[in-house]
RNA sequence: GGAGUCGGCCAGACAGCCGCUGCGCCUGACGGCGUGGAGGAAAGUCCGGGCUCCGCAGGGCAGGGUGCCAGGUAACCCCUGGGGGGCGCGAGCCCACGGAAAGUGCCGCAGAAAAUAUACCGCCUAAGCAGCCUUCGGGCCGCCGGUAAGGGUGAAAUGGUGCGGUAAGAGCGCACCGCGCCGGUGGCAACACCGGCGGCAGGGUAAACCCCACCCGGAGCAAGGCCAAAUAGGGGGACGAUCGUGCGGCCCGCACGGUCCCCGGGUAGGUCGCUCGAGGUACACGGCGACGUGUAUCCCAGAUGAAUGGCUGUCCACGACAGAACCCGGCUUAUCGGCCGACUCCUUCC
Repeated sequence: GGAGUCGGCCAGACAGCCGCUGCGCCUGACGGCGUGGAGGAAAGUCCGGGCUCCGCAGGGCAGGGUGCCAGGUAACCCCUGGGGGGCGCGAGCCCACGGAAAGUGCCGCAGAAAAUAUACCGCCUAAGCAGCCUUCGGGCCGCCGGUAAGGGUGAAAUGGUGCGGUAAGAGCGCACCGCGCCGGUGGCAACACCGGCGGCAGGGUAAACCCCACCCGGAGCAAGGCCAAAUAGGGGGACGAUCGUGCGGCCCGCACGGUCCCCGGGUAGGUCGCUCGAGGUACACGGCGACGUGUAUCCCAGAUGAAUGGCUGUCCACGACAGAACCCGGCUUAUCGGCCGACUCCUUCC
């Protein structure tokens, strides 16, 4: 100097003027003054929790989720550290990473054969039967067979490489690798390493059914609580002509009807919930780290037709994605341009 990897940060700046809105103060009121006023994702609503109401003895079934190990956390489909596998020269990145010897299902095309057996091309002719040739040594060929080394198909073909062996072959035998079982060592563990034994079970697929282990009650701030008009309706009490209407008429009885007062539910509306919180910043300590503990310090939107805007001037690298609506922890997605730190690889010079 170039190419990259990982982590963090900023999100046009300053000034003036005019507006909107929460809170505080002043004012009889109009209004005035002071102060606060979107984000790293406020987004998607995909996970987890707080909070609220409903349900609930306990357990099970169904359903859903998670799935290497250890830790962090209020909790997690999150994070940190580690193990295993894959990719990269490397920094580093990616992985739903339990079980396929419990059972069931599926595996297009091609191919003989896709899962329990089998053989298209090929290889072999030792054994059995037959034919042809023969220089009588044998050669060629067919049947019956043997084989799975080699070729071919496929994403995948019944462990791999090598030597021996054989008619040709084959874990048929052996060595190493792989696999399974047993033991030992290290590690909390996942797992790793070492040794021994077994020629060797056996295709793949579980974000297919399923099995195993663990977790999970439902609905959501339009949750939910409080205050409470007008109108209509409900309950109770008092008063009164002892009146009216209905039960065919009459008597009794029952129901309904008047005025006033009281009570409660509930609608409109108002109000609480509402923002001080698993909070931010700094420092110290513990921890590899996620994180935890302590001390000091700070208050940082809270609306409800719903504010956070507009204009002008100057400057620059010319400004992206996008805007709260109960709150918080994550994940994912969108995003102009720029800055900082750590690290890797290549090249050159000293």